[in-house]
RNA sequence: GAACAGGAAGCCAAAUGGUCAGGCGCUAGACUGCAAAUCUAGUCUUUGCGGGUUCGAAUCCCGUCCUGUUCU
Numbered sequence: 001g002a003a004c005a006g007g008a009a010g011c012c013a014a015a016u017g018g019u020c021a022g023g024c025g026c027u028a029g030a031c032u033g034c035a036a037a038u039c040u041a042g043u044c045u046u047u048g049c050g051g052g053u054u055c056g057a058a059u060c061c062c063g064u065c066c067u068g069u070u071c072u
Stems, first nucleotide, its partner, number of pairs: 001071007010024003018055001025043006048064005
């Protein structure tokens, strides 16, 4: 220098162009003599960044950054 894969919440992680699901965690409550476990509710994502297409983008297109693999 080139090709390919990936990047989403504190962590893991689903998602045919149509309001980002779920689990763990965290907070509160119930339960308990206290706690753990369990149950209920809540919380946390502007999907790496910047543009474009579209009525509508995590998704399609362009650029760019980071990580990994391979080639030179």

Transfer RNA from a Bacteroidota bacterium, 72 nucleotides, folded computationally. The sequence is in RNAcentral, with records from ENA. It matches the Rfam family "tRNA".